[in-house]
RNA sequence: ACGAGAAAAAGGGAAACCUGCCGAAAGGUAAGGAAAAAAAACCAUCUGCCUAAAGUUUUAUAACCAAGAUUGAUCAGGUUGCCGAA
Numbered sequence: 001a002c003g004a005g006a007a008a009a010a011g012g013g014a015a016a017c018c019u020g021c022c023g024a025a026a027g028g029u030a031a032g033g034a035a036a037a038a039a040a041a042c043c044a045u046c047u048g049c050c051u052a053a054a055g056u057u058u059u060a061u062a063a064c065c066a067a068g069a070u071u072g073a074u075c076a077g078g079u080u081g082c083c084g085a086a
Base pairs, nucleotide, nucleotide: 005083017032019030020029021028022027041079042078043077045076047073048070050068055064056063057062
């Protein structure tokens, strides 16, 4: 220096749930709250999931549709990153 992720340590965030606010919804956000994770940090690029306001079709019900939303989707890709035996 590399390093699989065994142990220990430091630091940083925070799932479910509850309350307020924003939003048509999905969802987001602030406070509380910690189940879990070394990438459960960042990037909506590919694919997937969610929603369906507007739009199109329809007598209507309803169907389709992302320009909305999601990386907690333990996916892929890219960037960064603590410790560190064999």
c-di-GMP-I riboswitch aptamer from Desulfotruncus arcticus DSM 17038, 86 nucleotides, folded computationally. Its mean pLDDT, the model's own confidence on a scale to 100, is 77. Of the family's consensus pairs, 94% are formed in the model. Rfam family: c-di-GMP-I riboswitch aptamer. Its family is annotated with cyclic-di-GMP binding in the Gene Ontology.